[in-house]
């Protein structure tokens, strides 16, 4: 230098191919119940500019382009 893949709540992950209701699950955090108390368990709540910028579209996490970072391969 070239090619491919990846980036989504604090952490891990599904959703992307096939655009459309408020994105979902686990774990962690917080609150309540339970307990003398803690833990466990149950219920609930908050937490996501979906890597960044732009484009297409009535509508983009999803499609297109560029960029940044990471991994692998080729030279």
């Nucleotide at each position: 230098g070239g090619a491919u893949c990846g980036a989504u709540c604090g952490u891990c992950u599904a959703g992307c191919c096939u655009g459309g209701u408020u994105u979902g699950g686990a774990u962690g955090a917080c609150g309540c119940a339970c307990u003398c108390a803690c833990a466990c368990u149950g219920c609930g709540u908050a937490g996501g500019u979906c890597a960044u910028g732009g484009g297409u579209u009535c509508g983009a996490a999803u499609c297109c382009c560029a960029u940044u970072c990471g991994a692998u391969c080729c030279a």